The prediction has a mean pLDDT of 85. A computed fold for a 693-nucleotide part of an RNA from an Acidobacteriota bacterium, annotated as large-subunit ribosomal RNA, domain II.
Context: one part of a larger RNA
RNA sequence: GCCAGCGAGUUGCUCGUAUGCGGCAAGGUUAAGCGAUGAGCGGAGCCGAAGCGAAAGCGAGUCCGAACAGGGCGAUUAAGUCGUAUGCGGCAGACCCGAAACUGAGCGAGCUAUCCAUGGGCAGGCUGAAGCGAGGGUAAGACCUUGUGGAGGGCCGAACCGACCUAGGUUGAAAACUGGGCGGAUGACCUGUGGAUCGGAGUGAAAGGCUAAUCAAGCUCAGUGAUAUCUGGUUCUCUCCGAAAUAUAUUUAGGUAUAGCCUCGGAUAAAUUGCGUUGUGGCCGUAGAGCACUGUUUGGCCUAGGGGGCUCACCAGCUUACCGACGUCAGGCAAACUCCGAAGACCAUCAACGCUUACUCCGGGAGUCAGUUGCUGAGGGAUAAACUUCAGCGUCGAAAGGGAAACAGCCCAGACCGCCGGCUAAGGUCCCAAAGUGUGUACUAAGUGGUAAACGAUGUCCGGAUGCACAGACAACCAGGAGGUUGGCUUAGAGGCAGCCAUUCCUUAAAAGAGUGCGUAACAGCUCACUGGUCAAGUGUCCGGGCGCGGAAAAUUCAACGGGGCUCAAGUACACCACCGAAGCCGCGGGUGCAUUGGAUCUGAGGAUCCAGUGCGCGGUAGGAGAGCGUUCCCAGAGCGUCGAAGCGAUCGUGGAAACGAUCGUGGAGAUCUGGGAAGUGAGAAUGCUGGC
Numbered sequence: 001g002c003c004a005g006c007g008a009g010u011u012g013c014u015c016g017u018a019u020g021c022g023g024c025a026a027g028g029u030u031a032a033g034c035g036a037u038g039a040g041c042g043g044a045g046c047c048g049a050a051g052c053g054a055a056a057g058c059g060a061g062u063c064c065g066a067a068c069a070g071g072g073c074g075a076u077u078a079a080g081u082c083g084u085a086u087g088c089g090g091c092a093g094a095c096c097c098g099a100a101a102c103u104g105a106g107c108g109a110g111c112u113a114u115c116c117a118u119g120g121g122c123a124g125g126c127u128g129a130a131g132c133g134a135g136g137g138u139a140a141g142a143c144c145u146u147g148u149g150g151a152g153g154g155c156c157g158a159a160c161c162g163a164c165c166u167a168g169g170u171u172g173a174a175a176a177c178u179g180g181g182c183g184g185a186u187g188a189c190c191u192g193u194g195g196a197u198c199g200g201a202g203u204g205a206a207a208g209g210c211u212a213a214u215c216a217a218g219c220u221c222a223g224u225g226a227u228a229u230c231u232g233g234u235u236c237u238c239u240c241c242g243a244a245a246u247a248u249a250u251u252u253a254g255g256u257a258u259a260g261c262c263u264c265g266g267a268u269a270a271a272u273u274g275c276g277u278u279g280u281g282g283c284c285g286u287a288g289a290g291c292a293c294u295g296u297u298u299g300g301c302c303u304a305g306g307g308g309g310c311u312c313a314c315c316a317g318c319u320u321a322c323c324g325a326c327g328u329c330a331g332g333c334a335a336a337c338u339c340c341g342a343a344g345a346c347c348a349u350c351a352a353c354g355c356u357u358a359c360u361c362c363g364g365g366a367g368u369c370a371g372u373u374g375c376u377g378a379g380g381g382a383u384a385a386a387c388u389u390c391a392g393c394g395u396c397g398a399a400a401g402g403g404a405a406a407c408a409g410c411c412c413a414g415a416c417c418g419c420c421g422g423c424u425a426a427g428g429u430c431c432c433a434a435a436g437u438g439u440g441u442a443c444u445a446a447g448u449g450g451u452a453a454a455c456g457a458u459g460u461c462c463g464g465a466u467g468c469a470c471a472g473a474c475a476a477c478c479a480g481g482a483g484g485u486u487g488g489c490u491u492a493g494a495g496g497c498a499g500c501c502a503u504u505c506c507u508u509a510a511a512a513g514a515g516u517g518c519g520u521a522a523c524a525g526c527u528c529a530c531u532g533g534u535c536a537a538g539u540g541u542c543c544g545g546g547c548g549c550g551g552a553a554a555a556u557u558c559a560a561c562g563g564g565g566c567u568c569a570a571g572u573a574c575a576c577c578a579c580c581g582a583a584g585c586c587g588c589g590g591g592u593g594c595a596u597u598g599g600a601u602c603u604g605a606g607g608a609u610c611c612a613g614u615g616c617g618c619g620g621u622a623g624g625a626g627a628g629c630g631u632u633c634c635c636a637g638a639g640c641g642u643c644g645a646a647g648c649g650a651u652c653g654u655g656g657a658a659a660c661g662a663u664c665g666u667g668g669a670g671a672u673c674u675g676g677g678a679a680g681u682g683a684g685a686a687u688g689c690u691g692g693c
Stems, first nucleotide, its partner, number of pairs: 001693006011092003015089010027047003033041002051058002061073004095233002098230001102223006113197009122187001124156003127152001131148006160184003164181005199215001201211003236628006246259005260368002262365006273358001274355006280348003284344001288340001289338002294334008305323002307320004371396001373394008401412003416590004421586003427580003430564003436577001438576002441573002449566001455550002459547010476534005482507003487501003513528001517526002591618012629682001631679008640670001647666008
């Protein structure tokens, strides 16, 4: 890992409550016990038929009260009770498995920690303390030299004890080892045997170490099925309905209670209940707008006041390219401004129309209290987030199908079943790939389409305004572009062209600036403006719009259309026609729920069942309700089996599912069906348990 078996809402209580069924009924019923485990007896007790009061108590009333006041709770109306089944609850282990722990009683020091008693062990080598002898030395010493001596938690290093480094080992040879190095090795040394101390206790040269591979409290058994607002698991089928992720409260936040939302039963079978649309009538202060208030704000005018200056320096006066209240004109801003003010939401004991019970109440059972994303309106954030917090609506959640290449939340659309029939939606129609290489007009040349901004640009199309132009414009070409004058100043120089100044002039002219740019040291030179000619019909500027261009850098080829590929097979257009396209809609057939019509049968009645038809339905998680299949045992009835039961295998068949049946084989002795009853009643998951492989 697989297979097989086992494996989780049970049982108790004369508990509670609701519902179904049954008995009796203003009553119902017994418990212990007796009796034959029976019938029966047993009325103690319990519930009900009356309440009110704390109570005495009174009683259709009663309590408070002085009250014949007022008020509270009752009566004036609805039958209960016992049994049984089912749902749910309470108390019990209470659906099952699961702690870390807590408590008690015992068992452990053959491991290890420390201690006690008694034994054992330490190759070899080195060093050479004290003391002592001899010699020297001294007043005597101290002291010096030499010998002797053999001290030391001394030195080197085996056994022995340890365990610093490294490699291997890591399903090991080993649940701590092996190899090579390493530390101690006469000591606070190592070690044998016997003995002592233990669970909040021991022992500890102290690491929370060690106390039998276990230690921040050992192990075993018991309390014990501890408790677990937590995680996991919870076993057959079909039918009907179908949520929530919110409010409030919470030592509350991943829990729970009540409400909300779901389901089932009952009541009202009508009330114009409910829903929708329209109208009518209310209500509101948002969007927008506005500046009348509250604030804020730009510029002008006006001027009180302040500052500066002058005069005066006592009063006072004059002035100012300074500041400036108030006022005034013009222009703005506001969630906490409003002289105003929608759409729209909400309300209605209003009206009409439409839908047709969807509403409401009472009672049984829930689940939900982590939501998610899209669009819209807002707060927070950075007018960030697949961010966060609200509100409105939708989706997902609990929704399959078609589209978006793929893609819970987007677009279309809500799957009862079948069909090799049809029509459409979104989206598509060149090929992959179902359907147009469809029609007409214009645009794009960028593969734009098939990512992006400020900004930039004789891209191109359309529209508007305006200048010049057959008395000849624009572009090109030919010619001219002069004189006073080198204007004045400045300057080394400044001659149109370094810089400064000037209403920048005058002359000749068809025209020519005291000069547009290049150039020179300065001149010169080239050129422009301006003019004539040639040519010949448009040309220049500005504004707006459509589609394009640049701006444009990412990590393994293309990799920013799903691909091929496309110049339309791209884009725009209130254009048009056709087709494809889904589990949508239609058609045909079938099933089923609810409602209803007709018929039949049953029934004392209410009603129930069946058949045929009609209408509306039939996605679904948590969850509610209903109907069934199957397993084991029991009761009654029926029939089966050595002429072959159950079980097992194969094949075939039946039913809407759980399932059921037949035949053959195997097997070799029990088993089934119908009606009812009772449950150790259904397995794929629980790191499930046991076994097998």